[in-house]
Context: one part of a larger RNA
């Protein structure tokens, strides 16, 4: 000076960062990896039109029956009663037909939402954490003529015709579950053979040319082997599919040179060291075998023990160096301990699988279930570190054709003076040098222009009202922060100063009290009756929302 810091003592506000360094100790609960219906069979809601069937409504034609109104004439004041005629109107009803509307059942269709399951793709990123690890792990530099590469970009071709299963589902067995069988049905970008087959791969021989050795590279030859898949729109076209070449950008191996203590660690080593052959990889290789040779490493420090995750940076220093490896950013390595494959383009796979081991939970005791070194939380440990917060608006990233979904990465907020930076806690004027406090030689001196008292200021502060930027590719839509920053307008000195420290190094001195006692201390030293060292007050110095104390490194 520095610090991921701790603790005492105090503490107003913003900005911006930073926040289990300790048990890689145990973990309650939530959430942190999905997605596509435009691959596919199906199953469910819904809408729209249809068909059959029963019922219900209700318009309309035609025949018939047809109450009652209609004329006409006599009796009677009239109401009324009687008779004729004429087949006009017509409620109604009956039988026949007929366009339509609705309920319910029931079949097939086509559109849309939703999906458990089958395919795709992802889950190998992202996030975490430092236990292991002294190693080509890491840094830096070469090297592959010994190799891989899913998605994306170029670029050339080509997609022809076929099979046979299986899940969902039904049926039904076992079980407390967890789950596991059985039989039948079924689709497809799932499976699988046939065909086509080139500059892909295979042996096979040929020319050229190249190089640091095996060997590599172009060209042309016959023979062998080996591919595909469709979806979406009316179409155009789109997005998939197969070979292949190149790239781009990701990984694998190899090698030079760097990389802590300890020699109270001197020898070490049987797949050890080389070779041939032959298996394994993507690829070389003792990487595994089988024979053969007896090598190999070491005092320039092997082997062993102890410690550590490297680095780009941090901190420190005039440098040279020394120290550290928290946040970010790059690479390794782990994911309860230990082990091993699987799928796949990449895992020997943090939120996948098998096995063992320890903990932990649930059982019908016969079995099964979990793995926060993901965000947050709990207990634990410890001097000591935070919220079971909000949102996908932005960036990124997965899936999709796309709307959209996911997304504890991520952008925010919350807590913490943990840290770095700003601001503030009031200017100005005020001498009767006020009380009051100390001190005192009793004259005074000091605190002290310090307070009042007077004149303004509105930083931050409360109210009120207006309110973004981040939001893009035009319009439109879209903001968690957030009614926040910021403006405006009003209020009111009002709501905001402590710590350590004064003997010397060191910058700041008296009184008191104590009396080698209480006590102080980094060093030196102070106290045993006049202590600038202890204690407490005045005063004083220093720094300042922050002083101090430890602790570690330079």
């Nucleotide at each position: 000076g520095a610090c991921g810091a701790a603790c005492g003592c105090u503490g107003g506000c913003g900005g911006c960062g930073u926040g289990c360094c300790u048990a890689a100790c145990a973990c309650a609960u939530g959430c942190a990896a999905g997605u596509c219906g435009a691959a596919c069979g199906g199953a469910u809601c819904g809408g729209c039109a249809c068909c059959u069937a029963a019922c219900u409504c209700g318009g309309u034609g035609a025949a018939c029956a047809g109450a009652g109104c209609g004329g006409c004439g006599g009796g009677g004041g009239a109401a009324c009663c009687c008779g004729c005629a004429a087949g006009g109107u017509a409620a109604u009803g009956u039988u026949c037909g007929u366009a339509g509307a609705g309920u319910u059942a029931g079949g097939a269709g086509c559109c849309g939402g939703u999906u458990a399951g089958u395919g795709g793709c992802g889950a190998a990123c992202g996030g975490g954490u430092g236990a292991g690890u002294a190693a080509c792990g890491c840094g830096u530099g070469a090297a592959c003529a010994a190799c891989c590469u899913g998605c994306c970009u170029u670029u050339a071709u080509g997609a022809g015709g076929g099979g046979g299963a299986u899940a969902a589902c039904a049926c039904u067995u076992g079980g407390a579950a967890a789950c596991a069988g059985g039989u039948g049905c079924u689709a497809a970008u799932a499976c699988c053979g046939c065909a086509u087959a080139a500059g892909a791969c295979c042996a096979c021989a040929g020319u050229g040319c190249c190089g640091c050795a095996u060997g590599a590279c172009a060209c042309a030859g016959g023979g062998g082997u080996c591919a595909a898949a469709g979806g979406a729109g009316c179409a155009a076209u789109c997005c998939g599919c197969a070979u292949a070449a190149a790239g781009a950008g990701g990984g694998g191996u190899u090698c030079g040179c760097g990389u802590c203590c300890c020699a109270u660690u001197a020898g070490g080593u049987a797949g050890u060291a080389g070779g041939c052959g032959g298996g394994g990889u993507a690829a070389c290789g003792g990487c595994c075998c089988a024979c053969c040779u007896a090598g190999c490493c070491a005092a320039c420090g092997a082997c062993g023990g102890g410690u550590a995750g490297c680095c780009g940076a941090g901190c420190u220093g005039a440098g040279a160096g020394g120290c550290u490896g928290a946040u970010c950013g790059g690479c390794c390595a782990c994911a309860c301990u230990g082990g091993a494959a699987c799928u796949g383009a990449g895992a020997c796979a943090c939120g996948g699988u098998c096995c063992a081991g320890a903990c932990u939970c649930c059982u019908a005791c016969g079995g099964g279930a979990g793995g926060c070194a993901g965000c947050a939380g709990u207990g634990g440990g410890g001097a000591a570190u935070a919220u079971u917060g909000g949102g996908c608006a932005a960036u990124g990233g997965g899936c999709g054709a796309a709307a959209g979904c996911c997304u504890g990465a991520c952008c925010c907020a919350g807590c913490a003076a943990c840290g770095c930076c700003g601001c503030g806690u009031g200017a100005g004027u005020g001498a009767a040098g006020a009380a009051g406090g100390c001190c005192u030689u009793c004259g005074g001196g000091u605190u002290g222009u310090a307070a009042a008292g007077c004149u303004c200021u509105g930083u931050c502060c409360c109210a009120u009202g207006a309110g973004a930027c981040g939001a893009a590719g035009a319009a439109a839509g879209u903001g968690a922060c957030g009614g926040u920053a910021u403006c405006a307008u009003g209020g009111g000195a009002g709501g905001a100063a402590g710590c350590c420290c004064c003997g010397g190094c060191u910058a700041a001195c008296u009184a008191c009290g104590u009396g080698c006692c209480a006590g102080c201390a980094g060093c030196c030293g102070c106290g045993g009756u006049a202590a600038u060292a202890c204690g407490u007050a005045g005063g004083g110095g220093g720094c300042g929302a922050g002083c101090g104390u430890u602790g570690u490194c330079c």
Predicted 3D model of a 554-nucleotide part of an RNA (small-subunit ribosomal RNA, 5' domain) from an uncultured Eubacteriales bacterium.
Its Rfam family is "Bacterial small subunit ribosomal RNA".